[in-house]
This is a predicted structure of a 66-nucleotide RNA (transfer RNA) from a bovine gut metagenome.
RNA sequence: CGGUGGUCUAGCGGUUUAGGACGCUGGCCUUUCAAGCCGGAGAUCACGGGUUCAAUUCCCGUCCGG
Repeated sequence: CGGUGGUCUAGCGGUUUAGGACGCUGGCCUUUCAAGCCGGAGAUCACGGGUUCAAUUCCCGUCCGG
């Protein structure tokens, strides 16, 4: 300094149901595949505690990585 779906990441107090890309998956298209288009599933936001009306976001501790 960082830890957020399988992977890479955005978000930095309230507002979407935590967003995007890749991947996965159903359909359309195609002779078929790929590409393209439309949809879907998938996250205890590392864990515990605190502050606050409200915490992914702020504070403390622990664990893990650099």